[in-house]
RNA sequence: GGUCCUGUGGUGUAGCGGCCUAACAUGUCUCCCUGUCACGGAGAAGACCGCCGGUUCGAAUCCGGUCAGGACCGCCA
Repeated sequence: GGUCCUGUGGUGUAGCGGCCUAACAUGUCUCCCUGUCACGGAGAAGACCGCCGGUUCGAAUCCGGUCAGGACCGCCA
């Protein structure tokens, strides 16, 4: 340098054009339960989907650029 993969609440994942005003688990907070902790029950907060642009009536999803991480290949030494 080239090709490909990954990037979504704090963490790990799902969702791959419209019912996404984004789901699940775990974690956090409040209340209940309990002699206490844990467990359990009820509720709440938390992601504009890496960033910028484009396509479309409509984009987390498709396309281009770019950033970060990774895999393979190539070049120089």

This is a predicted structure of a 77-nucleotide RNA (transfer RNA) from a Ktedonobacterales bacterium. It matches the Rfam family "tRNA". Its mean pLDDT, the model's own confidence on a scale to 100, is 81. Lineage of the source: Bacteria > Bacillati > Chloroflexota > Ktedonobacteria > Ktedonobacterales.